[in-house]
């Protein structure tokens, strides 16, 4: 320099002019005009998680049922979501370190599944094979051992090596797996060392199911007040008439409470208004100190849409980035195109999803140069 | 702003819960019957199972995320 991979920041800028949207403050009787300052996003989206806030009458408890999450440890208001580590997969070389990925509890708590091929699929088994014996028309047949090689298959009940055997085999032995005790290391996943056991225990939990932890329901159409209008009507279904029934946030039961009729559905009618919840918050920008980070914190600064089917735009000019053509040896000059995804709707934390183009940083490789 | 449900052949759907052949009907082509059509019977094309990972020996199904389509839900007595 160029390519590629990761991560971060960004995502057009000045000015005129005409306009929207809500606020103040002013003219006006009114209708409505005038100044002022403000006025989308990193995702404002997908509604996937986690919270605040609201109600569900102030109910409590124990047990089951359902959703969820699942190495360890810190962060945090919380999380499935951040950091750091451990482990195991995959790649890289300089071989003990980088990068990258992981829905990463349990498969000796039960249960089911494992198709097709294959002799046999989770009870283990015996096609060919190989070894012993018997027989034999010399091809071979039969019995019994075996499980090392072949062969199906995703898997074939540890694995390499030596011994040792009629072949053979944890049968024996060393290493390595595995499993169960010590013993150091670490807060822990975990790692190290040595011992013991011959192996008894194959996969699957994005099947059921174990254990461990969490978790009541609703969503701003939540809910509170003010207006307005109507028929506080009708059907069917349950449950029960008081030692009882119904409610009291998913089901029983139990304590407590309220009630006297209650509850489920469906059909009829009225309404389609106003205020308020409403934007000052786990906020935003410098900064001190703690920490490897995520983050915590000290101080200081600042106010940044709140709105109803809903505003944030359009041109014009000149500049920036880029592309295209025409001119010129180059340096560059003339014209013209054109700046992505995409729109707040009580609000915060994340996570996913889209996204032209620019800058910045880490690593990897080529190439040139010193 | 909140739930739910659907996407399989050119149309309509089953298959998914419980993994191991992608089917059914109607459409289209052929044939046969018929003087010819129809209508009946034979046969036969035609599928990235809505995308993308991922789990699994093995996915149309299982589990994630996206993409596109549909439907209910206001207050008040």
């Nucleotide at each position: 320099u160029c390519a590629g991979a990761g991560g971060g920041c960004u995502g057009g800028g000045c000015g005129g002019c005409c306009g929207c949207g809500g606020g103040u403050u002013u003219c006006g009787c009114a209708a409505g005009g005038a100044a002022c300052a403000c006025g989308a996003g990193g995702a404002a989206a997908g509604u996937c998680c986690g919270g605040g806030c609201u109600c569900c009458a102030c109910g409590g408890a124990a047990c089951a049922g359902c959703g969820g999450u699942g190495c360890c440890g810190g962060g945090u208001a919380a999380c499935g979501c951040c950091c750091g580590g451990c482990c195991g997969g995959g790649g890289g070389c300089u071989u003990g370190c980088c990068c990258u990925c992981g829905a990463g509890g349990g498969a000796u708590a039960g249960u089911g599944c494992c198709a097709c091929a294959g002799a046999a699929a989770g009870c283990a088994u015996a096609c060919c094979g190989c070894c012993c014996g018997u027989u034999u028309u010399c091809g071979g047949a039969c019995g019994g051992g075996u499980a090392a090689g072949g062969g199906c298959g995703a898997a074939a009940g540890g694995g390499u090596g030596c011994g040792g055997c009629a072949a053979g085999a944890g049968c024996g032995c060393a290493c390595c797996g595995c499993g169960c005790g010590g013993c150091c290391g670490g807060c822990a996943a975990c790692g190290g060392c040595g011992g013991c056991g011959g192996c008894a225990u194959g996969g699957u939990a994005a099947a059921c199911c174990c254990c461990a932890c969490c978790g009541g329901g609703u969503g701003c159409a939540a809910g509170a007040c003010c207006g307005a209008a109507u028929a506080g009507g009708g059907g069917c279904g349950g449950c029960a008439u008081a030692u009882g029934g119904g409610c009291c946030u998913u089901g029983u039961u139990c304590c407590g409470g309220c009630u006297c009729g209650c509850c489920g559905c469906c059909c009829g009618g009225g309404u389609u208004g106003g205020u308020c919840g409403c934007u000052u918050g786990a906020g935003c920008c410098c900064u001190u100190c703690c920490g490897c980070a995520a983050g915590g914190u000290c101080g200081g600064g600042c106010c940044u849409a709140g709105a109803g089917g809903a505003a944030u735009g359009g041109u014009c000019g000149c500049c920036c980035a880029u592309c295209c053509g025409c001119c010129g040896u180059u340096u560059g000059g003339c014209g013209g195109a054109g700046g992505a995804c995409a729109g707040a709707a009580c609000c915060c934390g994340g996570c996913u999803u889209a996204c032209a183009g620019g800058c910045c940083c880490u690593c990897u490789g080529g190439c040139a140069u010193u | 702003g909140c739930g739910c449900c659907c996407g399989u052949a050119g149309c309509u759907c089953a298959g998914c819960u419980g993994g191991a052949c992608a089917g059914a009907g109607c459409c289209c082509g052929a044939g046969c019957c018929u003087u010819c059509u129809a209508a009946g019977c034979u046969u036969g094309u035609g599928g990235u199972c809505g995308c993308a990972g991922g789990u699994u020996c093995g996915a149309a199904u299982c589990c994630u995320g996206c993409c596109g389509g549909g439907c209910g839900c206001g207050c008040c007595a």

Two RNAs folded together computationally: RNase P RNA and transfer RNA, 447 nucleotides in total. Its mean pLDDT, the model's own confidence on a scale to 100, is 76. It holds a member of the Rfam family "Bacterial RNase P class A".